[in-house]
Context: one part of a larger RNA
């Protein structure tokens, strides 16, 4: 100087804990991972930081595994080669298949894998040889350096102490002055309010034409308009500026007004000096090694999808706040050319047939669901629940057996709130509802997003789990 401690101090955190909501852990399936198996069931990752992870939703590709067949050497050198290398080509013939080989006939004419070197190539090995990249410490608040100054000297101070903050944040005092990286600002999204802008947006007023009504009115279509909405830029607002009160008359705290917002308004981006020989050589790059007619290329088929069992993360669920029928309501974000398709027909449906508009504020995907209204079922393994399974039917694809995925009739398993134990959340949050979108021919229970209903509890504390920072103590370095 740094570690560590069942030493103290001080502070902090819903990957801590109190208070509370809602799960997990028990079943059923989906889905990784271990094991076992197997011809292969490719490999990496393994506490928290592996296990819906490698965008890894593998029918073929992917693809590296296994089987089985085949294919290919830049340049040099040796050995062959106009006594024709090497290719093409009708027709048998072998082949699962090829002029790839055999046999017979043509046509073109200069090189050349036999053997050595050397290359191409190589998801081969090494991430413990690296570079880019990301994870965790980090929802931390700490790392320094310059001159003084202390000390033989390692190194101390500055970084401490007292208050304060989300913050080494700012006051104040002191042998310290001052600075840098980080925190903060700075960017962007939402909320308020105004100024321009108005087509594909909007339609209040004014108008027009259609259609209901006895009518005042409504409903649809167009024109006008640009007032509202939106949509896009640019502008203003929030700073403890104002007031009281605590504080040292400071920094800041608690209250209040005014204000759309209030003391970081709320998310988001942005991740310091470094550590973890952390992941990654299977996304690229690259050092060594290897392999080099095979560990490259390529077909074809199969595996990654197996199954006694264990386990991680998720779906549906075990019902009446609920299932089931009928009617009615109301987003939003995105996506669209071998793409979204209105609409019309046929079809019980999945879906087919045709097709109008759209490279999109125009046209489509697009009637969102929970919800409310009215009916039904009445505590049951049921009208709960939806696993398996059997029939028929469609769609994608070059091909659903191994191994898609819908739709229908049947069938109707386990499950009646889950030991010990453990996740996760403090507000438009949990929880619960659908929707879009990546992947994508096909296929989403996943990721990434986007609206909707919309709660309980706390305003605290270090007692567990941990983190930061001062102190001490050490047979540690």
């Nucleotide at each position: 100087u740094g570690g560590c401690g069942g030493g103290g101090g001080a502070a902090c955190a819903c990957c801590a804990c109190a208070a509370g909501c809602c799960g997990u852990g028990g079943a059923u399936g989906c889905u990784g991972c271990g094991g076992u198996u197997c011809a292969a069931u490719u490999g990496g990752a393994u506490u928290c930081a592996a296990c819906g992870c490698c965008g890894g939703g593998a029918a073929a590709c992917u693809c590296a595994c296994c089987a089985a067949g085949a294919g290919a050497g830049a340049c040099g050198g040796c050995a062959g080669a106009a006594u024709g290398a090497g290719g093409c080509u009708c027709a048998a013939g072998c082949u699962a298949a090829c002029g790839a080989c055999u046999u017979u006939a043509g046509c073109c004419g200069a090189c050349a894998a036999g053997c050595c070197g050397a290359g191409a190539a190589g998801u081969g090995u090494u991430g413990c040889a690296u570079g880019g990249c990301c994870a965790g410490c980090g929802u931390c608040a700490g790392u320094u350096c310059g001159u003084g100054c202390c000390g033989u000297g390692a190194g101390g101070u500055g970084u401490c102490a007292g208050g304060u903050u989300a913050a080494g944040u700012c006051c104040u005092g002191a042998a310290a002055c001052g600075a840098a990286c980080g925190a903060g600002a700075u960017c962007c999204c939402c909320g308020u309010u105004u100024a321009c802008a108005g087509u594909u947006g909007c339609u209040a007023a004014c108008u027009u034409c259609g259609g209901a009504g006895c009518g005042a009115u409504c409903c649809g279509g167009g024109g006008u308009g640009c007032a509202c909405u939106c949509u896009g830029u640019g502008a203003a607002g929030a700073c403890u500026g104002c007031c009281c009160g605590c504080g040292u008359u400071a920094a800041g705290c608690g209250g209040g007004a005014g204000g759309a917002a209030g003391g970081a308004g709320g998310g988001g981006g942005c991740g310091a000096c470094g550590c973890u020989a952390g992941g990654u050589c299977u996304g690229u790059a690259u050092g060594g090694c290897c392999c080099g007619a095979a560990u490259c290329u390529c077909u074809u088929g199969g595996g990654c999808c197996a199954c006694a069992c264990g386990u991680g993360g998720c779906a549906u669920a075990c019902a009446a706040u609920g299932g089931c029928u009928c009617a009615g309501a109301c987003a939003a974000u995105g996506g669209g050319c071998u793409c979204c398709g209105a609409c019309g027909c046929c079809g019980a449906a999945a879906g087919g047939c045709g097709a109008a508009g759209g490279c999109a504020a125009u046209c489509u995907c697009c009637g969102a669901a929970a919800c409310u209204g009215a009916g039904u079922c009445u505590a049951a393994g049921u009208u709960c629940a939806g696993a398996u399974u059997g029939c028929g039917g469609g769609c994608u694809g070059a091909a659903a057996c191994u191994c898609g995925u819908c739709c229908g009739c049947a069938u109707g398993a386990a499950g009646c709130u889950g030991g010990a134990a453990u996740g996760g959340c403090u507000a438009g949050u949990a929880a619960u509802c659908g929707c879009g979108c990546g992947u994508c021919a096909u296929c989403a229970u996943c990721g990434c997003g986007c609206g909707g209903u919309g709660a309980a509890u706390a305003u605290g504390u270090c007692c567990c789990u941990g983190u930061u920072c001062c102190u001490u103590g050490c047979a540690c370095a």